A computed fold for a 78-nucleotide RNA from a Gammaproteobacteria bacterium, annotated as c-di-GMP-I riboswitch aptamer. The prediction has a mean pLDDT of 82.
RNA sequence: UUUAGAGAAUGCCACACCGACCGAAAGGCCGGGUCGGAAAGUCAUAGGGUCUUCUGGGAAGACGGCCAGGUUGCUAAA
Numbered sequence: 001u002u003u004a005g006a007g008a009a010u011g012c013c014a015c016a017c018c019g020a021c022c023g024a025a026a027g028g029c030c031g032g033g034u035c036g037g038a039a040a041g042u043c044a045u046a047g048g049g050u051c052u053u054c055u056g057g058g059a060a061g062a063c064g065g066c067c068a069g070g071u072u073g074c075u076a077a078a
Stems, first nucleotide, its partner, number of pairs: 001078005012037002017032003021028002035065001041071003047067002049063006
């Protein structure tokens, strides 16, 4: 550098649900939990989509475990 990897290995994260806290809400965060994931690490004032609130036009907010993209990693082989 390239290819491959959840049917190798060391490990990692944590859907739903429950409890506490924050928020108007979507949702976030901590603990439990473990559906799954090869990036389910990270990035939302640069793509799409979905959701929440206000609303005349429109505006503000949330989702990276919705799809895509940027970027950084682990292991094996060459």